[in-house]
Context: one part of a larger RNA
RNA sequence: GCCAACGAGUCUUUCCUAAGGGUAUGCUUAAGCUCUACGGAGCGGAGGCAUAGGGAAACCGAGUCCGAAAGGGCGUUAUUUAUCCUUAGGAAAGGACCCGAAGCCAGGCGAGCUUACCAUGGGCAGGGUGAAACUUGCCCGAAAGGGCGGUGGAGGCCCGCACCAGUUGGCGCUGCAAAGCCAUUGGAUGACCUGUGGUAAGGAGUGAAAAGCUAAUCGAGCCUGGGAAUAGCUGGUUGUCUCCGAAACAGCUUUAGGGCUGGCCCUUUCCUAUAGGCACCCGGAGGUAGAGCACUGGAUGGAUCUGCUCGGCUUCGCGCUGGCUUUUCCAACCAAACUCCGAAUGCCGGGUAAGCCUGGGAAAGGAGUUAGACUAUGGGGGCUAAGCUCCAUAGUCGAGAGGGGAACAGCCCAGACCACUAUCUAAGGUCCCUAAGUUCCUGUUAAGUGCUUUUAAAGAAGGUUCUUUCGCUAAAACAGGCAGGAGGUUUGCUUAGAGGUAGCAAUCCUUUAAAGAGUGUGUAACAACUCACUGCUCUAGCGAAAGAGCAUCGAAAAUUUUCGGGGCUAAACAGGACACCGAAGAUGUGGCCUCUUUCAUAUUUUUUAUGAAAGAGGGGUAGGAGACCAUCCUCUACGCGUUGAAGGUUACGACGUGAGUCGAACUGGAGCGUAGAGGAGAGAGAAUGUUGGC
Numbered sequence: 001g002c003c004a005a006c007g008a009g010u011c012u013u014u015c016c017u018a019a020g021g022g023u024a025u026g027c028u029u030a031a032g033c034u035c036u037a038c039g040g041a042g043c044g045g046a047g048g049c050a051u052a053g054g055g056a057a058a059c060c061g062a063g064u065c066c067g068a069a070a071g072g073g074c075g076u077u078a079u080u081u082a083u084c085c086u087u088a089g090g091a092a093a094g095g096a097c098c099c100g101a102a103g104c105c106a107g108g109c110g111a112g113c114u115u116a117c118c119a120u121g122g123g124c125a126g127g128g129u130g131a132a133a134c135u136u137g138c139c140c141g142a143a144a145g146g147g148c149g150g151u152g153g154a155g156g157c158c159c160g161c162a163c164c165a166g167u168u169g170g171c172g173c174u175g176c177a178a179a180g181c182c183a184u185u186g187g188a189u190g191a192c193c194u195g196u197g198g199u200a201a202g203g204a205g206u207g208a209a210a211a212g213c214u215a216a217u218c219g220a221g222c223c224u225g226g227g228a229a230u231a232g233c234u235g236g237u238u239g240u241c242u243c244c245g246a247a248a249c250a251g252c253u254u255u256a257g258g259g260c261u262g263g264c265c266c267u268u269u270c271c272u273a274u275a276g277g278c279a280c281c282c283g284g285a286g287g288u289a290g291a292g293c294a295c296u297g298g299a300u301g302g303a304u305c306u307g308c309u310c311g312g313c314u315u316c317g318c319g320c321u322g323g324c325u326u327u328u329c330c331a332a333c334c335a336a337a338c339u340c341c342g343a344a345u346g347c348c349g350g351g352u353a354a355g356c357c358u359g360g361g362a363a364a365g366g367a368g369u370u371a372g373a374c375u376a377u378g379g380g381g382g383c384u385a386a387g388c389u390c391c392a393u394a395g396u397c398g399a400g401a402g403g404g405g406a407a408c409a410g411c412c413c414a415g416a417c418c419a420c421u422a423u424c425u426a427a428g429g430u431c432c433c434u435a436a437g438u439u440c441c442u443g444u445u446a447a448g449u450g451c452u453u454u455u456a457a458a459g460a461a462g463g464u465u466c467u468u469u470c471g472c473u474a475a476a477a478c479a480g481g482c483a484g485g486a487g488g489u490u491u492g493c494u495u496a497g498a499g500g501u502a503g504c505a506a507u508c509c510u511u512u513a514a515a516g517a518g519u520g521u522g523u524a525a526c527a528a529c530u531c532a533c534u535g536c537u538c539u540a541g542c543g544a545a546a547g548a549g550c551a552u553c554g555a556a557a558a559u560u561u562u563c564g565g566g567g568c569u570a571a572a573c574a575g576g577a578c579a580c581c582g583a584a585g586a587u588g589u590g591g592c593c594u595c596u597u598u599c600a601u602a603u604u605u606u607u608u609a610u611g612a613a614a615g616a617g618g619g620g621u622a623g624g625a626g627a628c629c630a631u632c633c634u635c636u637a638c639g640c641g642u643u644g645a646a647g648g649u650u651a652c653g654a655c656g657u658g659a660g661u662c663g664a665a666c667u668g669g670a671g672c673g674u675a676g677a678g679g680a681g682a683g684a685g686a687a688u689g690u691u692g693g694c
Base pairs, nucleotide, nucleotide: 001694002693003692004691005690006689011094012093013092014091015090016089017088018087019086020085021084022083023082024081026049027048028047032043033042034041035040053060054059063074064073065072066071097236098235100233104226105225106224107223108222109221115200116199117198118197119196120195121194122193123192124190126159127158128157129155133151134150135149137148138147139146140145163187164186165185168183169182170181171180202218204214205213206212239628240627241626242625243624244623249262250261251260252259253258263369264368265366266365267364268363269362270361271360272359275358276357277356278355279352280351281350282349283348284347290341291339292338296335297334298333300331301330302329303328307324308323310322311321312320313319372397373396374395375394376393377392378391379390380389381388402413403412404411417591418590419589420588422587423586424585428581429580430579431566432565433564437578439577440576441575442574443573444572450568451567459553460552463550464549465548466547467546468545469544470543471542472541480537481536482535483534484533486510487509488508491505492504493503516531520529521528592618593617594616595615596614597613598612599611600610601609602608629683631680632679633678634677635676636675637674638673639672640671647667648666649665650664652663653662654661655660
């Protein structure tokens, strides 16, 4: 891991609700007793519920309580129902659906491991150093004594086996080993090591103290018990079909991943029908969006006024000018906590001949939910960040399959009872992958721009198309070619110089077809070249500005270049047209089920069942309701079986919507079934489930 078996809402008592049943001279017995064919039957009225309520009570009583009263509360009166049993759903108390702690307490068992201590034994190769003491030796000294030598053999002394320890590194790490091996290392006459016997223990011991050790267990040992401790936590919770179908919100909570009440769901009964919702009409309340500046504030410019005398200038005169402060006016603004104003929606009420949908309310019983997510819109927080966070309104997902979006809960279309190789459509598509237009008309783009925005801005630019306005032009424009482009004059000033062309000022006159006191290059300054301007030549359009469309640059990212791909110059973009494809949508045909209404039949009316017709409906998690299948046992009745029961195997047949049932063949070898009723240890795929097998 697989297979098989086992494995989770049970039982008791009391209460509530519903259904069915018994009795009603109200219902009913409990303990106990008697009898028994052991299945049960009878007796038993003690007690309980009901028959009257109100009050705290005394108490009164169809009333009573409060109150001085008025009046009010709860009752009476009416549809009456009462009680007991059974079944189902629920509640409470119990282990209370099952498995799961770490823990707490009690009583015992442990010091054969280890810690400390007690008693009694044992062990420590060899080598080194050489303390005290003694000294009858030598030297010194007057002596006391000192030195040297000798003898001696101290030490938690030194080196180092056994022994004890476990420093560093490696190996080992399904080991040789639940702590080892190799090398290396510390102690090795001591606070040493060790044998045997003994003493001390669970909030206790022992501890040269690490919360170490107390039998591979220690921040409180182990065993058994209290005990099925408790677990607002995690996991798991077993057959089928049918109908309905949520919530992730509010309030409160030592509350926030838990609860309680309400909201939302289901079931039953009753009420409502000019009812509920949509739509339309009428009437309302309101201060949002916007706007505005009339208030409250903010904030800019100009003018004006008050005050301060604060600065500068000053002809000294408050003469000029500035600053701060204050008033008023003008102009242009800003505001969630501003409003002289003020929508659209939404909300409330009323009405409606006709239209569409089916609700609305109450009571009782059963729940679940109270971690929500994204998208769009209006906002708060944040950075007008987040697949961010918090509200509001709506949708979808949640609990929703199908089609589209390449893929993709929350986007677009659309809500799956079943079947069909039928039809029409939605979103989205129609060159190929890939169903359907290489469809039609008119433009744009040349960038592979783009090809269902998946990225783009400021800015740049004779890309290109279109629109508008203005100017020049056969009296010849624009571009090109040929030629001219002069004189006063080197204008004046400045300057070393300044001659059109460093700078400043001025910018006239003349000759002209035209020519600036000069557009640029250039020189030290001149010169030289060039332009404006003009003639000739040539010939038909040229130039400026603004706007719009598509394109270009701006443009850097991490696995595959890439529009999903191929690829496309349309198979791109814009506008228009007609076809077609395209879903579990709609339609068609057939079938199943549910609900409502009507009718018929059966039954004694009610009721129920069956059948038919019409109409509506059948996605679904938590959850509610209904109807069934299967297993085991009991009772009653009836059956089957060695001429083969149960069980097993089979890509076999039939029936049933399904759980399943019946049959067939083979196997198997002794029990089993059907109908009705009753009762449960009553259904397995999951729980790191339990046991066994492989």